Predicted 3D model of a 93-nucleotide RNA (SAM riboswitch aptamer (S box leader)) from Kineococcus radiotolerans. The sequence is in RNAcentral, with records from Rfam and Ribocentre. The coordinates come from a structure-prediction model, not an experiment, and the mean pLDDT is 81. The same sequence occurs in records of 2 taxa.
RNA sequence: ACACCAUCCAGAGCGGCUGAGAGACCUGGCUCCACGACGUCGCAGCAACCCCCCGGCAACGGGCGCGGGUGCUUCCGCCAGGAACGAUGGAGG
Numbered sequence: 001a002c003a004c005c006a007u008c009c010a011g012a013g014c015g016g017c018u019g020a021g022a023g024a025c026c027u028g029g030c031u032c033c034a035c036g037a038c039g040u041c042g043c044a045g046c047a048a049c050c051c052c053c054c055g056g057c058a059a060c061g062g063g064c065g066c067g068g069g070u071g072c073u074u075c076c077g078c079c080a081g082g083a084a085c086g087a088u089g090g091a092g093g
Stems, first nucleotide, its partner, number of pairs: 002092001004090005013043005021032003025082005044073003049069003052063004077085001
């Protein structure tokens, strides 16, 4: 690469750098954006997927956020339709 399982209407922002489009794809809307969006880095925070702790043979249920691995911090994955993609985690390979 690939295929499997779970989740995707809760929650949580400041600063530095950069500099033109961005919100995954198509159509139609809507929204953000030189008063600097998107991205990226730092710090801070949120959450609780895994580790961890308790019960259990197990399935599973409960707990913690001190610690370890991720993730996330405009709008329901922005909305509707289409396509059956995408993202994150886990466990394979």